[in-house]
Context: one part of a larger RNA
Molecule: small-subunit ribosomal RNA, 3' major domain
Organism: uncultured bacterium
RNA sequence: UGACGGGGGCCCGCACAAGCGGCGGAGCAUGCGGAUUAAUUCGAUGCAACGCGAAGAACCUUACCUGGGUUUGACAUAUGGAGAAAUCUCCCAGAGAUGGGAGGUCCGUAAGGGCUCUAUACAGGUGGUGCAUGGCUGUCGUCAGCUCGUGUCGUGAGAUGUUGGGUUAAGUCCCGCAACGAGCGCAACCCUCGUCUUAUGUUGCCAGCACGUAAUGGUGGGGACUCAUAAGAGACUGCCGGGGUCAACUCGGAGGAAGGUGGGGAUGACGUCAAGUCAUCAUGCCCCUUAUGUCCAGGGCUUCACGCAUGCUACAAUGGCCGGUACAAAGGGCUGCGAAACCGCAAGGUGGAGCGAAUCCCAAAAAGCCGGUCUCAGUUCGGAUUGGGGUCUGCAACUCGACCCCAUGAAGUCGGAGUCGCUAGUAAUCGCAGAUCAGCAACGCUGCGGUGAAUACGUUCCCGGGCCU
Numbered sequence: 001u002g003a004c005g006g007g008g009g010c011c012c013g014c015a016c017a018a019g020c021g022g023c024g025g026a027g028c029a030u031g032c033g034g035a036u037u038a039a040u041u042c043g044a045u046g047c048a049a050c051g052c053g054a055a056g057a058a059c060c061u062u063a064c065c066u067g068g069g070u071u072u073g074a075c076a077u078a079u080g081g082a083g084a085a086a087u088c089u090c091c092c093a094g095a096g097a098u099g100g101g102a103g104g105u106c107c108g109u110a111a112g113g114g115c116u117c118u119a120u121a122c123a124g125g126u127g128g129u130g131c132a133u134g135g136c137u138g139u140c141g142u143c144a145g146c147u148c149g150u151g152u153c154g155u156g157a158g159a160u161g162u163u164g165g166g167u168u169a170a171g172u173c174c175c176g177c178a179a180c181g182a183g184c185g186c187a188a189c190c191c192u193c194g195u196c197u198u199a200u201g202u203u204g205c206c207a208g209c210a211c212g213u214a215a216u217g218g219u220g221g222g223g224a225c226u227c228a229u230a231a232g233a234g235a236c237u238g239c240c241g242g243g244g245u246c247a248a249c250u251c252g253g254a255g256g257a258a259g260g261u262g263g264g265g266a267u268g269a270c271g272u273c274a275a276g277u278c279a280u281c282a283u284g285c286c287c288c289u290u291a292u293g294u295c296c297a298g299g300g301c302u303u304c305a306c307g308c309a310u311g312c313u314a315c316a317a318u319g320g321c322c323g324g325u326a327c328a329a330a331g332g333g334c335u336g337c338g339a340a341a342c343c344g345c346a347a348g349g350u351g352g353a354g355c356g357a358a359u360c361c362c363a364a365a366a367a368g369c370c371g372g373u374c375u376c377a378g379u380u381c382g383g384a385u386u387g388g389g390g391u392c393u394g395c396a397a398c399u400c401g402a403c404c405c406c407a408u409g410a411a412g413u414c415g416g417a418g419u420c421g422c423u424a425g426u427a428a429u430c431g432c433a434g435a436u437c438a439g440c441a442a443c444g445c446u447g448c449g450g451u452g453a454a455u456a457c458g459u460u461c462c463c464g465g466g467c468c469u
Stems, first nucleotide, its partner, number of pairs: 007469007015459002019422005026313008034304002042053002064299007073122001077121007088103006106113002124288002127286003133282002135277003138273001140271001145184006151160003164175003190265004195233007205222002209220003236259001239253005302441001315415001319374007331362003336355002341350003381412001386407007428451007
């Protein structure tokens, strides 16, 4: 000077408390450990690994295993020599890679270009080291801190400033002070949502005027409104009152769409953890070089006595089932989205209108509302599991896909110790879309809207953090 303390003081945070809903018990899904295996590729391991890298493991991916091949190589550059083209088409062997045979031709005026063979330099490595590294990332933490110049003090390490009194979300601001200033952070500038104005109206809209329809902005037309796209305005403790050091600030009020940071996002200081990543990429050194490179077929990453983590579905009547009937937002679409109509109980099929999309399609929103039924039961709850039959994608669903129908109908009656999330359009609950993607193990993830609460006395205690001592 720091760090630490079951030392002290002050302060903050869904940290506790007050509430609401979960997890821990069941079944299933996914990840991990362990065990198993020829292989179950590798990495991630308290918070900060475990629905994580993976926003798609049947082949491919793929790095692993078994077997079969290959050695200037699957890929790059250069040089020497030789050659005809190569790709291609057909046949044979083979699991294929590949090998054998036949056919068939180079382009260009030339220089040369493309190709094959051979030789040599070399290629190649998801091999090792994240404790040799760059870059990127996590975390403390969106916590309010971390420093510097000059001056002053101290022999010096250092101190001061940055401490103190107030105040703030904030080292935010005010006052004081041997300090005076400054930088990185905070805040603001950026995006988005909420109000208004102006401009422009197609594919969007339809108040008024017409036309037309079984019906529909369908048509003429219109720019009022909604909306879209731009440009502006608006919020600043600006105004009033109380408190306060005539301060910063704070409490209440007015006006206002919005009030004291308006809500949300992006934004992450100096540093810490030899944190993570050599398997995104790059890279030093080491290692392999007829193999640790490379090609192919099949298998594996999907195993299963068990343990853990994260989710989904439930255990029901605020519910299940059946019929009818409303109201979104945000997205995606040409190797694509695919309407109407018809067939099928259905998955789906036939079909092909329209649409490179404010026009057409995906598209049915669901919870909700209105009726009916069930009457507390392992049930008309719950749907695992299994048998049978199908559909679709795809060379190919055996290992190992999703979905549909019929049958089957398991555990489960609200979960021990313990533990997690959340303070408002939040929790809870309901559906919709997208990326990846042929298809899909998505119940995941990222977004979108619908319905829409309860509680906070307070800071003694638990956890984490800041300042002073």